[in-house]
Context: one part of a larger RNA
Molecule: large-subunit ribosomal RNA, domain I
Organism: Desulfobacterales bacterium
RNA sequence: GGCAGACGGUGGAUGCCUUGGCGCCAAGAGGCGAUGAAGGACGUUGCAGGCUGCGAUAAGCUUCGGGGAGCCGCCAAACAGGCUUAGAUCCGGAGAUUUCCGAAUGGGGCAACCCAUGCCGGGUAAUGUCGGUAUACCUGUUUCUGAAUACAUAGGAUACAGGGGCGAACGAGGUGAACUGAAACAUCUAAGUAACCUCAGGAAAAGAAAGCAACAGCGAUUCCCAAAGUAGCGGCGAGCGAAAUGGGAACAGCCCAAACCGGAUGUACGUAAUAGCCCGAAAGCGUUGUAUAUUCGGGGUCGAGGGACCUUGCCGGACGCAGUUUCGGAUGUGUCGGGGAGUUACAAACUUAGCACAUAGCCAAAGGACCUGGAAAGGUUCGCCGUAGAAGGUGAUAGCCCUGUAGGCGAAAUGUGCUAAACUCUCCGGGCAGGGCACCCAAGUACCGCGGGACACGAGGAAUCUUGCGGGAAUUCGGGAGGACCAUCUCCUAAGGCUAAAUACUCCUUGGCGACCGAUAGUGAACUAGUACCGUGAGGGAAAGGUGAAAAGUACUCCUGUGUGGAGAGUGAAAUAGUACCUGAAACCGUCUGCCU
Numbered sequence: 001g002g003c004a005g006a007c008g009g010u011g012g013a014u015g016c017c018u019u020g021g022c023g024c025c026a027a028g029a030g031g032c033g034a035u036g037a038a039g040g041a042c043g044u045u046g047c048a049g050g051c052u053g054c055g056a057u058a059a060g061c062u063u064c065g066g067g068g069a070g071c072c073g074c075c076a077a078a079c080a081g082g083c084u085u086a087g088a089u090c091c092g093g094a095g096a097u098u099u100c101c102g103a104a105u106g107g108g109g110c111a112a113c114c115c116a117u118g119c120c121g122g123g124u125a126a127u128g129u130c131g132g133u134a135u136a137c138c139u140g141u142u143u144c145u146g147a148a149u150a151c152a153u154a155g156g157a158u159a160c161a162g163g164g165g166c167g168a169a170c171g172a173g174g175u176g177a178a179c180u181g182a183a184a185c186a187u188c189u190a191a192g193u194a195a196c197c198u199c200a201g202g203a204a205a206a207g208a209a210a211g212c213a214a215c216a217g218c219g220a221u222u223c224c225c226a227a228a229g230u231a232g233c234g235g236c237g238a239g240c241g242a243a244a245u246g247g248g249a250a251c252a253g254c255c256c257a258a259a260c261c262g263g264a265u266g267u268a269c270g271u272a273a274u275a276g277c278c279c280g281a282a283a284g285c286g287u288u289g290u291a292u293a294u295u296c297g298g299g300g301u302c303g304a305g306g307g308a309c310c311u312u313g314c315c316g317g318a319c320g321c322a323g324u325u326u327c328g329g330a331u332g333u334g335u336c337g338g339g340g341a342g343u344u345a346c347a348a349a350c351u352u353a354g355c356a357c358a359u360a361g362c363c364a365a366a367g368g369a370c371c372u373g374g375a376a377a378g379g380u381u382c383g384c385c386g387u388a389g390a391a392g393g394u395g396a397u398a399g400c401c402c403u404g405u406a407g408g409c410g411a412a413a414u415g416u417g418c419u420a421a422a423c424u425c426u427c428c429g430g431g432c433a434g435g436g437c438a439c440c441c442a443a444g445u446a447c448c449g450c451g452g453g454a455c456a457c458g459a460g461g462a463a464u465c466u467u468g469c470g471g472g473a474a475u476u477c478g479g480g481a482g483g484a485c486c487a488u489c490u491c492c493u494a495a496g497g498c499u500a501a502a503u504a505c506u507c508c509u510u511g512g513c514g515a516c517c518g519a520u521a522g523u524g525a526a527c528u529a530g531u532a533c534c535g536u537g538a539g540g541g542a543a544a545g546g547u548g549a550a551a552a553g554u555a556c557u558c559c560u561g562u563g564u565g566g567a568g569a570g571u572g573a574a575a576u577a578g579u580a581c582c583u584g585a586a587a588c589c590g591u592c593u594g595c596c597u
Base pairs, nucleotide, nucleotide: 001596002595003594004593005592006591007590008589009588015582016546017545020517021516022514023513024512025511026510027509028508029506030505031166032165039101040100041099042055043054044053046079049075050074051073061095062094063093064092065091066090070083071082072081106115107114108113116135117134118133119132120131121130122129137163138162139161140160141159143157144156145155170201171199172198173197174196175195181188185235211218212217222249223248224247225246226245232240233239253498254497255496260298261297262296263295264294265293266292267291268290269289276285277284278329279328280327281326282325283324303476305441306440307439309436310435311434312433313432314431315430317336318335319334320333321332322331337428338427339426340425341424342423351421352420353419354418355417356416357415358414359413361409362408363407367382368381369380370379371378383400384399385389391403392402393401447471448470449469450468451467452466453465454464457483478493479492480491481490482489533540534539553581556568557567558566559565
């Protein structure tokens, strides 16, 4: 030195474990913010580094409930000092306080800092000073003021209301790639995706046919299944890719513009008598009336077209009031009465009561002995409960030890939902039938041309939707569509608006589940984790879990450098469980023994 064996060191694999993750389901919530958010800085405990909580009232204050014996948060023990059956700590509802920065908003600024002004108050002999409060910008509305320039307008000011910023995905709109695929690449694809911007809601968007269909019919929208990878589109390449219709989920329909009537205001015209003052007769009045514009109220909303206006007939509660006056009629309006509806559209707000739910909680059955063992829940034996044999814990594996579980019960306060009342709106004041009249039925619109875009559809035979430029209708005997276009036929009624549900998502709360992970896994993060650390910055971004049932964490002695480490002793079931702590593989390093050289 090699080989082998035994015993160790080092190392931290493996096994077991889980406080943490991952995915899904159900329910809730779907926002927070100038009443100052999200996120921070700095403080705050007797001693205080980090985390948590809180804010100069600072691990907290008040109050109302719950609860019932200990408590003064965690890492993290001890000391000191306190609180508590006159109910503390703790849990929940409501409130108070809430420094400074931050939309940050009095002005400034290198965030957490500096400097103000007005008014009110404290203090001072007075100034300085201290406390409170107001003072940003934009938009809308009110009022005041007010140029060039007479009226006016612009502008300015006051007051009130709203906005601003943050937030995970889902939604609508605007702008809009490339890699890639086509085995290259340009049309095409990727893809109207990613990204950026604007805006909104708990959902959003869409939505009550100028729709589909096909000689039969349907009847708003949305979503799912099928139709169907079909019909089609396509350097007919790569690829893209419907709809009708059928079956389901969910269902809900409405309001305006206009004609016409009336009121108000402005402008123009008109006059001494006439068009006017609801109609008939009489008296009376006179800036009444006519036209036009604006605005308000009524009216009206549709496709077997609807409505306005005029007219006829029928049906429909009561009472009162009004117009220049009287009578009759008609009209308008109010009250009562009756009917209907309602806060998600069709108008809109508040309150009360009851019930349910949420935010603390409460009750809750039934086991002993012996054996092994450090420990019984294990074994043996004899019982018991069960609307409870889910689960977790307890010194090993517990229905009957603890927490729970099945099943029941519970709220002073706040919130949510439902129902009812109150309240509000609306109808009876109109409706039906017939006739007349031809007044209205959304205009730079429809449509056409050129150029684009969207439609599964790439200009194609290219309808449909949309629109940058140009041209430019009609009003129901009108107009649009049915995939060029024309005719017939059929369907519908554009150019205004609102609308719940079925659908999408999950930053967040609660509960539950898993042929999901188990510390190189599972979140980057089971632990002081977006920490330490790196980077000027945007940004990047770790490692790191386990003594034991219980600290019982080794009193005391000895060696060593008053160190460190160890030897005894002691604890413990175990110390080769000693905080470098469960198990403790391998590489690697030793000691001893044997053999070989």